[in-house]
The RNA shown here (small-subunit ribosomal RNA) has 1482 nucleotides and comes from an uncultured bacterium.
Its mean pLDDT, the model's own confidence on a scale to 100, is 83.
It matches the Rfam family "Bacterial small subunit ribosomal RNA". Rfam links the family to the GO terms structural constituent of ribosome and ribosome.
RNAcentral holds the sequence, with entries from ENA and SILVA.

RNA sequence: AGAGUUUGAUCCUGGCUCAGGAUGAACGCUAGCGGCAGGCCUAAUACAUGCAAGUCGAACGAUAUCAUCCAGCUUGCUGGAUGAGAAAGUGGCGCACGGGUGCGUAACGCGUAUGCAACCUACCUUUAUCAGGGGGAUAGCCCGGAGAAAUCCGGAUUAAUACCGCAUAAAAUCACAGGAUGGCAUUAUCCAAUGAUCAAACAUUUAUGGGAUAAAGAUGGGCAUGCGUGUCAUUAGCUAGUUGGCGGGGUAACGGCCCACCAAGGCGACGAUGACUAGGGGAUCUGAGAGGAUGGCCCCCCACACUGGUACUGAGACACGGACCAGACUCCUACGGGAGGCAGCAGUGAGGAAUAUUGGUCAAUGGUCGCAAGACUGAACCAGCCAUGCCGCGUGCAGGAUGACGGUCCUAUGGAUUGUAAACUGCUUUUGUACGGGAAGAAACACUCCUACGUGUAGGGGCUUGACGGUACCGUAAGAAUAAGGAUCGGCUAACUCCGUGCCAGCAGCCGCGGUAAUACGGAGGAUCCAAGCGUUAUCCGGAAUCAUUGGGUUUAAAGGGUCCGUAGGCGGCCCUGUAAGUCAGCGGUGAAAUCUUCCAGCUCAACUGGGAAACUGCCGUUGAUACUGCAGGGCUUGAAUUGCCGGGAAGUAACUAGAAUAUGUAGUGUAGCGGUGAAAUGCUUAGAUAUUACAUGGAAUACCGAUUGCGAAGGCAGGUUACUACCGGCGGAUUGACGCUGAUGGACGAAAGCGUGGGGAGCGAACAGGAUUAGAUACCCUGGUAGUCCACGCCGUAAACGAUGGAUACUAGCUGUUCGGCGCAAGCUGAGUGGCUAAGCGAAAGUGAUAAGUAUCCCACCUGGGGAGUACGAACGCAAGUUUGAAACUCAAAGGAAUUGACGGGGGCCCGCACAAGCGGUGGAGCAUGUGGUUUAAUUCGAUGAUACGCGAGGAACCUUACCAGGGCUUAAAUGUAGACUGACAGGUCCGGAAACGGACUUUUCUUCGGACAGUUUACAAGGUGCUGCAUGGUUGUCGUCAGCUCGUGCCGUGAGGUGUCAGGUUAAGUCCUAUAACGAGCGCAACCCCUGUCGCUAGUUGCCAGCGAGUAAUGUCGGGAACUCUAGCGAGACUGCCAGUGCAAACUGCGAGGAAGGUGGGGAUGACGUCAAAUCAUCACGGCCCUUACGCCCUGGGCUACACACGUGCUACAAUGGCCGGUACAGAGAGCAGCCACCCCGCGAGGGGGAGUGAAUCUACAAAACCGGUCACAGUUCGGAUCGGAGUCUGCAACUCGACUCCGUGAAGCUGGAAUCGCUAGUAAUCGGAUAUCAGCCAUGAUCCGGUGAAUACGUUCCCGGGCCUUGUACACACCGCCCGUCAAGCCAUGGAAGCUGGGGGUGCCUGAAGUCGGUGACCGCAAGGAGCUGCCUAGGGUAAAACCGGUAACUGGGGCUAAGUCGUAACAAGGUAGCCGUA
Repeated sequence: AGAGUUUGAUCCUGGCUCAGGAUGAACGCUAGCGGCAGGCCUAAUACAUGCAAGUCGAACGAUAUCAUCCAGCUUGCUGGAUGAGAAAGUGGCGCACGGGUGCGUAACGCGUAUGCAACCUACCUUUAUCAGGGGGAUAGCCCGGAGAAAUCCGGAUUAAUACCGCAUAAAAUCACAGGAUGGCAUUAUCCAAUGAUCAAACAUUUAUGGGAUAAAGAUGGGCAUGCGUGUCAUUAGCUAGUUGGCGGGGUAACGGCCCACCAAGGCGACGAUGACUAGGGGAUCUGAGAGGAUGGCCCCCCACACUGGUACUGAGACACGGACCAGACUCCUACGGGAGGCAGCAGUGAGGAAUAUUGGUCAAUGGUCGCAAGACUGAACCAGCCAUGCCGCGUGCAGGAUGACGGUCCUAUGGAUUGUAAACUGCUUUUGUACGGGAAGAAACACUCCUACGUGUAGGGGCUUGACGGUACCGUAAGAAUAAGGAUCGGCUAACUCCGUGCCAGCAGCCGCGGUAAUACGGAGGAUCCAAGCGUUAUCCGGAAUCAUUGGGUUUAAAGGGUCCGUAGGCGGCCCUGUAAGUCAGCGGUGAAAUCUUCCAGCUCAACUGGGAAACUGCCGUUGAUACUGCAGGGCUUGAAUUGCCGGGAAGUAACUAGAAUAUGUAGUGUAGCGGUGAAAUGCUUAGAUAUUACAUGGAAUACCGAUUGCGAAGGCAGGUUACUACCGGCGGAUUGACGCUGAUGGACGAAAGCGUGGGGAGCGAACAGGAUUAGAUACCCUGGUAGUCCACGCCGUAAACGAUGGAUACUAGCUGUUCGGCGCAAGCUGAGUGGCUAAGCGAAAGUGAUAAGUAUCCCACCUGGGGAGUACGAACGCAAGUUUGAAACUCAAAGGAAUUGACGGGGGCCCGCACAAGCGGUGGAGCAUGUGGUUUAAUUCGAUGAUACGCGAGGAACCUUACCAGGGCUUAAAUGUAGACUGACAGGUCCGGAAACGGACUUUUCUUCGGACAGUUUACAAGGUGCUGCAUGGUUGUCGUCAGCUCGUGCCGUGAGGUGUCAGGUUAAGUCCUAUAACGAGCGCAACCCCUGUCGCUAGUUGCCAGCGAGUAAUGUCGGGAACUCUAGCGAGACUGCCAGUGCAAACUGCGAGGAAGGUGGGGAUGACGUCAAAUCAUCACGGCCCUUACGCCCUGGGCUACACACGUGCUACAAUGGCCGGUACAGAGAGCAGCCACCCCGCGAGGGGGAGUGAAUCUACAAAACCGGUCACAGUUCGGAUCGGAGUCUGCAACUCGACUCCGUGAAGCUGGAAUCGCUAGUAAUCGGAUAUCAGCCAUGAUCCGGUGAAUACGUUCCCGGGCCUUGUACACACCGCCCGUCAAGCCAUGGAAGCUGGGGGUGCCUGAAGUCGGUGACCGCAAGGAGCUGCCUAGGGUAAAACCGGUAACUGGGGCUAAGUCGUAACAAGGUAGCCGUA
């Protein structure tokens, strides 16, 4: 000191969360020792038991008992004296301290600083002066009585340092006269005269102790005052002894403290009153600090002692272990009556997550009493329990590699890690154990001795005293011996692998992990961090500058009030003088101690403790300074204002007035429609509309001018004129002399809608009605139409009331429009406004930029995550609607701003494509073929499913294939490889069982060049799976798309994501090329290079060719020969916008141009960028993981993949005359062929059969068909069409039943050109015609792939449909529009508002009653007296009652809200979101 988390990515705003420290803690796991500290935070709840305050015989009476002595004598009893002295009593002092707790208290309670001229103070110290003489009682004791007890009553008797008179009176107090000094007033102090009043106590060991009065000190207290010391304004008014005065009472003392009378005051936005919460401080924790939080232990103060009240005693109390009364509770009881108060120390119950022993000692320190010894002391000192905290120590150290065993992991014959870790060797002994020694804390008092002086005090010596404790500490001995855990390991955050699990179980502080390869769950190995502890939870501060004084913001993220006026308040121009409140400085006092910091010291160190210093940032006093602020006084003119003159404007109010238009009425002309829409309909109209003409009526609004124009504080203001009013600007520098700025509370104004009363009402037009649209249409569109809109008066008080930008002042570069003034001939200058662009700066960016969002100052308002919510409750205002003020529970980890890249749009622009259009031919209708869906089935194996599945995988399902089904069989079994061994068998043939596989029987029997080969058996090692996952993969493929795109390096721009380049202007089929250019280059794509084809040349000449020469035939390159031609197949040439013309800067385009076989990529093919679709394929193949192993493997037979109500795709054949049939005649290319193609001959109507040449191919094999010529058929279900069915055959094959093809004869179905819709094609193309091949025994081929023959039509063009490219725009989308997302309803859960009612709490008020007690009155009774009993008045705790207010709890019912993988209905918003959206209102 920061980090994680909003996004595809970025910057910002902003919340949430984490890392740190702390604790009187608790919980979980674990635990060796010691020191020091701490230990009921909850029930101020209830308490058994013991102890916590007594002491004095040197105040007093009396005395049990004991000892000694004496006496009497009844010899064991009585009496006396002395000494010790129990228990109890009178009296004195103490009990008001010490100890506990934090209920109450928001207060002079506490803190701090002052004051008392308004006070008290026992014990202690000092000083002064006294102590004379009397009296009567009483407790105790004794006797008697009542009662269960507690206790009480009566009688007799007695003492005092108990009580009461008298005397004395220095001093004191009071009264009154005088003088002096001082002071802030009342008055204080001193001197002194007179008068009045009040004292005492004795004991004794004769040392002494005690008593009275007064003054002073010290100590302790009381009172008053300034300042400081919580939350809520949804608490705004409070107050009758209240505020003051005079007089009195009371008190130690002032005072309404109390009383009588008089006056009417006192407090309060600088927060009274009320409610809620709370003991305050020194300090503690945290923090850099400022702050924030806390107030346990220790110290100071306060308050309290079961709850409430009261006084007594006393120096001191309204009294924790005293009293009285009332109340609640508990206990005892003989029922009559009594007793009690742990918030003292222990301890118990209860409560709670949780907090200890019914311990020892007065040895020390301190307290009370006492002359003292001493007694008492749960204060205190110690010990016990608890890891509760802090601190310290230990659990060993060194060596030791075969890097052991074991574990874990891996790329696994091996390696890595655990790990020098262990074993083993050597060493040490803290701690623990055993034994031995052993403290300091103790100095006193008393006693004794000595010294000094003065019968007493001071000092010194001796002697005595230890709970802790045989503790701390020291020594000796043996021996590694007695001693390590917890949490974590996805990121933040140090630390990684395997197995299990499979959105399950679970984890989680935040983000988030888990749906079959989880470093995130659980276990293991390993690692990391701390360590006798470690984690978790809770709370506080920090980080959080996230309440911002230090130290934040407000255009768009939360946030400027709708605007102005103005009160309090805050702030305020220039010069001079005074003052000294603020401010600054010196000095003094105080700021307790402890704590913190620092230095030194003591426990072996540390924690801890002691001593010193510093600090305590504060408050008070005093003396100075005077710049600034304040205050007082004087002056100034520049701020502000006044005034004269000149102007300005849709500024306001009122009145009057004008024309155009709509509507209506009347009258005329005129006839069938008008109107309205995307299209219609409702509506109006033959009773005459619409249209048109004239006149009239009425209301509202003001075209043109008119504009980034003007005016106004804002809202807002628009025909014209007049009246009144206000404002603004300029010029002048005459007047005043800081008169200013802002502005909480307050006041005024304030669009539209709305409300009230009364008018008015043309047009428009919520509601409403009708017509359309639609799945619906309570909407958008149309026809009507009421409130309203208009006027007057009165309310309302809100708007996206916006520049989303508060007001004022000053300063800080420019350019360019415009409005209104002034000066100037003009150019222009200047003042006030109103716009645009830009500099610096600012800003997250967009942007802003003298009209600031810049630089500064002043004042006000407002903000602090999203939702809940501008809601609820309360209050104020309002006629109402509602407005203003304005929460919480709960819930989420985001919500948001700006910009970026994409994608998308029922956004825009440009461009392309058989995309549309223009054409030609089809599909969709029929029959059949084929594929698919569905259905069926034992099985109908599997895959492919919009485009991009469906004549697809399959380029050949009768068996096989085959993966499916049924049945029968096999279990290392099929194949292959390696190695070893053995054999020459198996195999083959025949027969039997069987459907076959298989099983059984019989039989024949290797080759050899001798190296071996082949086959089989057997052994060992590797099985097999068309089972799953194409969402684990490789490879391959489809599609966008043969679309023109996709990127990189360097540079530049931007905080950044990114941009630029790749954009712009042209051009192209093309990111093709050119020009321009903060870009310059480059890569993958385009093009070209490759193949086929089109022309020519060269070379070559068989199987191909045959012009010329020759031979030969009925005829044929048949033969000799030829190498010209065609052709074959190699190599070349050729085409490049090269030339010309035009246009253009260029690229390039245009041309019935030239030339050329070919002309602008000549035609075709191959060739497919970065990527998209988790696209397809685990069934071509390969492969990770999972699964099966007498089966999900393998073999066999049969069946199935060919089913059939139906639906779809792709095709074939047709529906006929551009045709069918019959006969005749021509012309290809490419490819294939030996288990093949097959000429030719014979047989058969034919499929084919039987013979049989040629041919492993430019040699042999195949009728090309449309076409052409001739004939026939005349429009029909036909001489079209051929399905279906019957019969007979042929061929292949082990086998054509399921289930082949073909032939012949017969049969002769649907169908007469095909609805909505839809497909292909731009030239050798479509259409049409035949041929060939792969697969293959055969073939369901009408399929696929090739080959040639004949051979068109059309394209104006890019508006529209589809797809694509580029640029731009909007976006709330980024899984990217098949996106996102809103509301009701339904379901579950949660918190909350209202509510008849029920219930509780604290406080106040009125009335009634009223204990104890003080005070007052009385007091015939008691007493010598003092006084008292008694009676009584006032007041009061408490109780009762009444009506209200406030705050809670609960509640039938009810309201909305929040949350919750897959509910319902729609589609509101985001794109022009399909009616732009949003704000206010109804």